[in-house]
RNA sequence: GAGGCUGUAGCUCAGCCUGGUAGAGCACUGCUCUGAUAAGGCAGGGGUCCACGGUUCAAAUCCGUGCAGUCUCA
Numbered sequence: 001g002a003g004g005c006u007g008u009a010g011c012u013c014a015g016c017c018u019g020g021u022a023g024a025g026c027a028c029u030g031c032u033c034u035g036a037u038a039a040g041g042c043a044g045g046g047g048u049c050c051a052c053g054g055u056u057c058a059a060a061u062c063c064g065u066g067c068a069g070u071c072u073c074a
Base pairs, nucleotide, nucleotide: 001073002072003071004070005069006068007067010026011025012024013023020057028044029043030042031041032040050066051065052064053063054062
C1' cells in the first nucleotide's frame, strides 16, 4: 500500500442477508427461600446499536466516508 472480518447492555453474543416497538445468557438491585451462605423462585434497573453523512414515511439493518480491533496479501 491492497483486501476480508468485527464494532449492539458492565461482560459474552443474537438480531443485519429479507428496513417496521432493541433482545438472550451471565452480572447488578429488591423480594422470597435458609439457622446462615450458596443454589433455586419472583420482580426490576441498565444501550443515541463505533462516528459522521446519504436513501426512505421509517435505518442497528441499505449506501458512502472515516475511526478502532483483528486476519490475509504485498
Molecule: transfer RNA
Organism: Nanobdellota archaeon